Description:
Predicted 3D model of a 274-nucleotide part of an RNA (large-subunit ribosomal RNA, domain VI) from a Candidatus Berkelbacteria bacterium. It matches the Rfam family "Bacterial large subunit ribosomal RNA". Its family is annotated with ribosome and structural constituent of ribosome in the Gene Ontology. Model confidence (mean pLDDT): 82 of 100. Taxonomically the source falls in Candidatus Berkelbacteria (Bacteria, Bacteria candidate phyla).
Context: one part of a larger RNA
RNA sequence: CGUUGAAACUUGAGGAGUACUCUCUCCAGUACGAGAGGACCGAGAGGGACGGACCUCUAGUGUACCAGUUGUCUCAUCAGAGGCAUUGCUGGGUAGCUAUGUUCGGCAGGGAUAAGCGCUGAAAGCAUAUAAGUGCGAAGCCCUCUCCAAGAUUAGGUUUCACUAUAGAUUCCAAGAAGAAGACUUGGUUGAUAGGCUGCAGGUGUAAGUUCCGUAAGGGAUUCAGCCGAGCAGUACUAAAAUAUCGAUAACUAUUUUUAAACAGACUUUGAGG
Numbered sequence: 001c002g003u004u005g006a007a008a009c010u011u012g013a014g015g016a017g018u019a020c021u022c023u024c025u026c027c028a029g030u031a032c033g034a035g036a037g038g039a040c041c042g043a044g045a046g047g048g049a050c051g052g053a054c055c056u057c058u059a060g061u062g063u064a065c066c067a068g069u070u071g072u073c074u075c076a077u078c079a080g081a082g083g084c085a086u087u088g089c090u091g092g093g094u095a096g097c098u099a100u101g102u103u104c105g106g107c108a109g110g111g112a113u114a115a116g117c118g119c120u121g122a123a124a125g126c127a128u129a130u131a132a133g134u135g136c137g138a139a140g141c142c143c144u145c146u147c148c149a150a151g152a153u154u155a156g157g158u159u160u161c162a163c164u165a166u167a168g169a170u171u172c173c174a175a176g177a178a179g180a181a182g183a184c185u186u187g188g189u190u191g192a193u194a195g196g197c198u199g200c201a202g203g204u205g206u207a208a209g210u211u212c213c214g215u216a217a218g219g220g221a222u223u224c225a226g227c228c229g230a231g232c233a234g235u236a237c238u239a240a241a242a243u244a245u246c247g248a249u250a251a252c253u254a255u256u257u258u259u260a261a262a263c264a265g266a267c268u269u270u271g272a273g274g
Stems, first nucleotide, its partner, number of pairs: 001151001005161006014148004020048007032037001050105005058099004065092005070085006109143003116136004168246003172188005193239003196235005202228003209222005
């Protein structure tokens, strides 16, 4: 930009993907075979690699969480804190993101076939799966399964809305399950969208102050304390203001009115040729 204005839900032309494989058990030490050995068919179980999704568990990360601790500086000093030293170092760790973790998948079936195997059957009194006709037959092909998909310009379908600044959309704003920018998704006071606050979950591991014991380093009690990023809820306290912008005039048929130019036509003139 198109698809006849818009919103939601869809059909599927077409395309992409998947398709794997092993071992064991039963059938059965059966059929077969002198024995040695040892099945088809069918039923079940467990793996490998690969792929999708996810984070309950396990494991990692987690430089805005908690604690311990060294040196030094500052807050006058003690105590308590903070800065710097790779996040100073060390021990843990929420959300998120991950795999080594969890879970799921390749099941079954149909159609037409390949090699191959047939039926009936002539040419050619026989024979012959083939010439007419007709049947089976593969991890392969087409479906079935998953995903994309109407720019499928043949531009599809259904439902609903709107009839002129209308349905609807956008700018703008609060954001994130999204994200390089666009886009996408949620919300915009008729509101839980983000922050704050409160509660909970979860992490760390028992704060400071006071008091008791000890000469002291230190220990105990108050105290499963204190602190706490992203998690789950509740709550309008703060911020999502007010204005704006875009958004159908199409196509066909009939009738009426108005109007310009060009072409064609008519008339006039000319007159190749006859």